[in-house]
């Protein structure tokens, strides 16, 4: 400078237009002399604007990061 793929809790991963969910940590409790196991609760995210739609994490346009190929 081109073309492509990816961007969702702290991490990891679903949801193919309709209430954005699980594992993991993390916090509180229960049980236990303590702890670990192990139940039970509880908070916590859709890159940024914009457009289509009654509705958008999902589609389109357009930024930004990242990764990978061309030259």
């Nucleotide at each position: 400078u081109c073309c492509g793929g990816u961007g969702u809790c702290g991490u990891c991963u679903a949801a193919g237009g309709g209430u954005a969910g699980g594992a993991c940590a993390a916090g509180g409790g229960a049980c236990u002399u303590u702890g670990a196991a192990u139940c039970c609760c509880u908070g916590a995210a859709u890159c940024g604007g914009a457009g289509u739609u009654c509705g958008a994490a999902u589609c389109u346009c357009u930024g930004c990061a990242c990764c990978g190929g061309a030259a």
About this RNA: The RNA shown here (transfer RNA) has 71 nucleotides and comes from a Polyangiaceae bacterium. Its Rfam family is "tRNA". Its family is annotated with triplet codon-amino acid adaptor activity in the Gene Ontology. By type it is a transfer RNA. The source organism's lineage runs through Bacteria, Pseudomonadati, Myxococcota, Polyangia and Polyangiaceae. Its mean pLDDT, the model's own confidence on a scale to 100, is 81.